[in-house]
Two RNAs folded together computationally: RNase P RNA and transfer RNA, 439 nucleotides in total. The coordinates come from a structure-prediction model, not an experiment, and the mean pLDDT is 78. Rfam match: Bacterial RNase P class A. Rfam classes the family as a ribozyme.
RNA sequence: GAGGUGGGCCAGACGACCGCGGGGCCGACCGGGAGACCGGUCCGCCAUGAGGAAAGUCCGGGCUCCACAGGGCAGGAAGCUGGCUAACGGCCAGGCGGGGUAACCCGACGGAAAGCGCCGCAGAAAAGAAGACUCCCGCUGCCCGCGCGAGCGGGUGAGGGAAAAGCUGAAACGGUGGUGCAAGAGACCACCAGCGUCGUGGCGACACGGCGGCUUGGCAAGCCCCUUCCGGAGCAAACGCAAAUAGGAGCGCCAUGGGGUGGCCCGCCCCGCGCUCGGGUUGCGCGCUAGAGGGCGUCGGCAACGGCGUCAGUAGAUAAAUGGUCGUCCGCGACAGAACCCGGCUCAUAGGCCCGCCUCGCAC
RNA sequence: GCUGGCGUAGCUCAAUGGCAGAGCCCUGGUUUUGUAAACCAGUUGUUGCAGGUUCGACUCCUGUCGCCAGCUCCA
Numbered sequence: 001g002a003g004g005u006g007g008g009c010c011a012g013a014c015g016a017c018c019g020c021g022g023g024g025c026c027g028a029c030c031g032g033g034a035g036a037c038c039g040g041u042c043c044g045c046c047a048u049g050a051g052g053a054a055a056g057u058c059c060g061g062g063c064u065c066c067a068c069a070g071g072g073c074a075g076g077a078a079g080c081u082g083g084c085u086a087a088c089g090g091c092c093a094g095g096c097g098g099g100g101u102a103a104c105c106c107g108a109c110g111g112a113a114a115g116c117g118c119c120g121c122a123g124a125a126a127a128g129a130a131g132a133c134u135c136c137c138g139c140u141g142c143c144c145g146c147g148c149g150a151g152c153g154g155g156u157g158a159g160g161g162a163a164a165a166g167c168u169g170a171a172a173c174g175g176u177g178g179u180g181c182a183a184g185a186g187a188c189c190a191c192c193a194g195c196g197u198c199g200u201g202g203c204g205a206c207a208c209g210g211c212g213g214c215u216u217g218g219c220a221a222g223c224c225c226c227u228u229c230c231g232g233a234g235c236a237a238a239c240g241c242a243a244a245u246a247g248g249a250g251c252g253c254c255a256u257g258g259g260g261u262g263g264c265c266c267g268c269c270c271c272g273c274g275c276u277c278g279g280g281u282u283g284c285g286c287g288c289u290a291g292a293g294g295g296c297g298u299c300g301g302c303a304a305c306g307g308c309g310u311c312a313g314u315a316g317a318u319a320a321a322u323g324g325u326c327g328u329c330c331g332c333g334a335c336a337g338a339a340c341c342c343g344g345c346u347c348a349u350a351g352g353c354c355c356g357c358c359u360c361g362c363a364c
Numbered sequence: 365g366c367u368g369g370c371g372u373a374g375c376u377c378a379a380u381g382g383c384a385g386a387g388c389c390c391u392g393g394u395u396u397u398g399u400a401a402a403c404c405a406g407u408u409g410u411u412g413c414a415g416g417u418u419c420g421a422c423u424c425c426u427g428u429c430g431c432c433a434g435c436u437c438c439a
Base pairs, nucleotide, nucleotide: 001360002359003358004357005356006355007354008353009352010351012329013328014327015326016325017324018323020049021048023046024045025044027042028041029040030039031038032037051335055346056345058344059343060342061341062340063234064233065232066231070266071265072264073263075230076229077228078227079226080094081093082092083091084090095109096107097106098105099104110225111224115223116222117219118218119217133166134165136161137160139159140158141156142155143154144153145152146151174192175191176190177189178188179187193215195212196211197210198209199208200207201206239285240284241283248277249276250275251274252273253272257271258270259269260268279438280437294311295310296309297308298307299306300305330333365435366434367433368432369431370430371429374388375387376386377385382419390406391405392404393403394402412428413427414426415425416424
C1' cells in the first nucleotide's frame, strides 16, 4: 500500500423566526365555597419533547384479574457441556462437526441397539442377515470322450455353492490391500472408519491409549422415547365516576344443576345464572411512567455478569404532538415514528468515524 | 394496540411427502342459413416470496410479504 475479518460509535451541524404536545410559574376573567382554596377559559414567560431499530409481535419477564395458581390427563416449548440472568429459544466460555491459506465464520448438535411407520420410479433384491437377472464355480447328479482299471478330460439352468464383479438407484448390509478357496466370502491377517468395554485427564461435553467380537441402512423439521420447563387471559387487563334506555325477547339449566376455568376430570369459589338477539352510550379519571434503567470509577471473574461508590436526568398523547421558512457549512442526509413497561432475537437501513487482528506485495 | 385465520390456473375449490387436478371461463373444430346449446380437442401454474430438512416438498420447519376476521363500556 492492497484485500479481508471482528467489535464499538454517530444518525446532518450551527443560528434566527413562526408553530405543535404535555408540564411548571405569573396575570386576567368565569363558576363553586363562609373562608382556606378548588375547577375551567384565555394571554405571557420558562425549561423540555421519539429510535437503533420505536418495526415484526417471534421468545422471556414485570404488572393486573381469575384460588397469590393446587393434583392428574391432554397439549405446547426447549434439546452438546458448564456458567450468567428476574427469566429466556438470549448472552459468555468450552467441546464436537463443517468452511476458509489465515484472522475468523457457520451449525434445529439428545435417542434409529424401546417400539410403530415410510423409503415412489428404476432394479434380481429396498430393510427381512433378505435376494440371485447377468457373471463366477463345477461339490452331488446326468451326458460325451479316453483308459484293462483306480481314474482323467470336456459339457451341463437337474440339484447346489458363493456373495467378489456387472446392471439400477439418493441408498445394495463396513472400506483398502493381502492370504485363502472349486469359486468365493471378516473365513483369516494388517491398516482405517464405526460399535462395545476398561484405564488416564477434565466439573462436564469430550480427548488420548489398551482390549474385544468382526459391522448394526436412512428419515425423529413422521409418530414416538428420554431430560427440563410451561395454569389461563391480556392495559380494549383491572378499578373509580358520570350520562343514557324497552331493566325487554328467545333458548338452556335450576342443585345428581349452572358459572368462574382457556381442552377434559378432580379440587376451590360464587349462585338466578349463562348464551344469543334487541336497547343505550361513544365521556372523564386511574393504570401512566424513575425503571431487574444509564454514564463514570473501583473490586471479583477468562468472559457474560455481579458487588460498592459517585454523577446527570421526568416524552406520556387519545385522532393522537417533533414540523415549516431563511442563512452558513459539508460528504447533500438512509431505514423509518413512542401508545403499559422492561430484557432479547430477527428483519430494514444512505453515509461516515474509531479500534483490534489476518493474508499478500514493496522498502528498510 | 391485542388475538386468531388464510394465500394453488382468469374465478371457485381439491390433492397420505412420490407425474399438481376438477368445475366454470378461454382458444380451435363439428353441427346450424347464423347464434346459443350440445359434442370433440387443447392451453391453463415460479402452489405469495426466500431459505432449510429429505433421495424427493403444495404438504414438514424457519423467516418474510400481503389479505381477512374478532376484541370498548352500561344494563